This is a predicted structure of a 543-nucleotide part of an RNA (large-subunit ribosomal RNA, domain I) from a Bacteroidota bacterium. Rfam family: Bacterial large subunit ribosomal RNA. RNAcentral holds the full RNA, with entries from ENA.
Context: one part of a larger RNA
């Protein structure tokens, strides 16, 4: 020194566990905000840094309802309080709620700086204090009023009302890439995708045929399963890629415009002519005439009373022994019980029968669907052909978009540029066109289910994870890092209970050795296990 072998450091893997995640199911809830939100900044306790809770009425107040012995958060502790006159705590409804913040009397470098009006308090008067009100825009209404004579503009009030926030999810609209693939690229793709922008809801969109369609057929929409990788697009390459039929889920239909009638208004000398409130009236077409009926039955709208579900919460079965083990019994042994309850969690180890629950019954204030009652809305049968039946619209034209369809034989469908129609004897569609059948009424509007998603709330599940794993985070967007936008960690376990080691010895101390707790300290807080790399001592061989 260099193998080896002992103990022993150090180290923190591996075993065991879970405070935490992560994916789901079924229900729930899907908004909140000028009555100041989301988000925050500074305070609030006797002693209070951080977290959580509240807000100058500040670890809290008031009422009502539940509970029933202890409380004063996490979190000891000291020192004071409260509570059977029901405290802490759980449910509900108020009260209060400082400054920033859409932020909104004006500013403003967020959490600050300065006002006005009115009313209040204060002062000998100023000062100071305190309430309440003073942003913008939009509809309404009403005042008031220029240039200009009516009027108008404009200003001034009052009531309403908007505004920002989110769940990095879902939904419509707009706007809209490239990289990639085509083994290269330009049409294509990738893809109306991503981002960006606006808006909405709890779903959102579509939605009651100018429809699909060939049968003398069906009858809103939506989502599906098939049809089918079909039919067909396509440098006919790469790729893209349909509907009807059929089977399911769910079902729900309806309002306006017009004709006609017309309150009333305005102009007119009058005939009238214009404005219009309301009726009427909507594809089974209506008005219009006739005749009849106002009931059966539907409704998605309203309004009280009774039951129903959920809701702080309440009640809720049935076990002992033992001279077995052991630090403890809930193992072992012996003999019993329940069970509409043998899910689970806890209890010194492994417990239906010890505690919390579970099954199961019950339950205020609110809350929630649904159902009978009531109001309110909807309907008829004939005639005849006089009226109505959405216009710069339908359709052409050029040059684009979207339709599985890339301009093609290219209809549907949108909108931009011209151009421009008919009037139910009328007009659209059946994949250029054109006749003939069929099918239907654009150019208003509304509309539940069935479908998409989960910041969130309850109960639950897992051939999920077990501290390098599982969310970045066993809690944290913290520490740290950047001017900034943004990046972005690590780090769990004493033991059944602190019984956390009273007092002695060395030592400033750290530490240690005694002593004592404990089953156990080779469980001593740097604390389960305690591998290995590394070390350090002893020691056998070897140089």
């Nucleotide at each position: 020194g260099g193998c080896g072998u002992a103990u022993g450091g150090a180290g923190g893997a591996u075993g065991c566990c879970u405070a935490g995640g992560c994916a789901c199911u079924u229900a729930g809830a899907g908004c909140c905000g000028a009555a100041g939100a989301a988000g925050g900044a500074c305070g609030c306790a006797g002693c209070g840094a951080g977290c959580g809770g509240c807000g100058a009425a500040a670890c809290g107040c008031u009422c009502c309802g539940g509970g029933g012995a202890g409380u004063c958060g996490c979190a000891a502790g000291c020192a004071g309080a409260c509570a059977a006159a029901g405290a802490u705590c759980c449910g509900g409804a108020g009260a209060u709620a400082u400054c920033c913040g859409a932020a909104u009397g004006g500013g403003g470098g967020a959490a600050c700086c300065c006002a006005c009006u009115u009313g209040g308090g204060g002062u000998a008067a100023u000062a100071c204090c305190c309430a309440a009100g003073u942003a913008u825009c939009c509809a309404u209404u009403g005042a008031u009023g220029a240039a200009c004579a009516c009027a108008u503009a404009g200003u001034c009030a009052a009531u309403g009302g908007a505004a920002g926030g989110g769940a990095a999810a879902c939904c419509g609209c707009g706007u809209g890439a490239a990289c990639u693939g085509a083994a290269a690229c330009a049409u294509c793709u990738a893809a109306g995708u991503a981002g960006c922008g606006c808006g909405a809801g709890g779903a959102a969109a579509a939605g009651a045929a100018a429809g699909a369609a060939a049968a003398a057929u069906c009858g809103a929409u939506u989502c599906u399963c098939c049809a089918a990788g079909u039919a067909g697009c396509g440098g006919c390459g790469a790729g893209c890629g349909a509907a009807a039929a059929g089977g399911g889920a769910a079902g729900a239909g309806c309002c306006c415009a017009a004709a006609c009638c017309g309150a009333g208004a305005g102009c007119g000398a009058a005939a009238g002519c214009u404005c219009a409130a309301g009726g009427g009236g909507u594809a089974a077409g209506g008005a219009c005439c006739a005749c009849g009926a106002g009931a059966a039955g539907c409704g998605a709208g309203g309004g009280a009373g009774g039951a129903g579900u959920c809701g702080a919460g309440u009640c809720g079965a049935a076990c002992a022994g033992c001279a077995c083990u052991g630090g403890a019994a809930a193992g072992g042994c012996u003999g019993g019980a329940c069970a509409a309850a043998g899910a689970a969690g806890g209890u010194g180890a492994a417990a239906u029968c010890c505690c919390u629950g579970u099954a199961g019954a019950c339950g205020a204030a609110g809350a929630c669907a649904a159902g009978a009652c009531c109001c309110c809305g909807c309907a008829g049968u004939g005639g005849g052909a006089u009226c109505c039946a959405g216009a710069g619209u339908a359709c052409c034209a050029c040059a684009g978009g979207a339709c599985a369809c890339g301009a093609g034989g290219a209809a549907u469908c949108c909108g931009g540029u011209g151009g421009g129609a008919a009037g139910a004897a009328g007009g659209g569609a059946g994949g250029a066109c054109c006749a003939c059948c069929u099918c239907c009424c654009a150019a208003g509007g509304c509309u539940a289910a069935a479908u998409a998603c989960u910041c969130c709330u309850a109960a639950g599940u897992g051939a999920c994870c077990g501290a390098u794993a599982g969310c970045g985070a066993a809690u944290a967007g913290u520490a740290c890092c950047g001017u900034g936008a943004g990046g972005g960690a690590a780090a769990g376990g004493u033991g059944a209970a602190a019984a956390g080691a009273a007092c002695c010895c060395c030592g400033g101390g750290a530490g240690g050795g005694g002593a004592g707790u404990g089953a156990a300290a080779a469980a001593g807080a740097a604390c389960c296990u305690g591998a290995a790399a590394c070390c350090a001592u002893a020691u056998g061989c070897c140089u």